[in-house]
RNA sequence: AGGCCGGUAGCUCAGUGGCUAGAGCACUACCUUGACACGGUAGGGGUCGGUGGUUCAAUCCCACUCCGGCCUA
Repeated sequence: AGGCCGGUAGCUCAGUGGCUAGAGCACUACCUUGACACGGUAGGGGUCGGUGGUUCAAUCCCACUCCGGCCUA
């Protein structure tokens, strides 16, 4: 320098144009217990890496760019 993969909740990840962006774990409150753990119910938490574009509509498609990993030279 070129190519490929990834970046979505505190963590690990799903979601490949439209309905309110979801799951598990974690966190908070309550129930339960003498207390803790386990279990149950409810809840909080997201500029979907960034900017621009396409579209009636973008996490999703396109361009550029930032970060991480791998391959080639």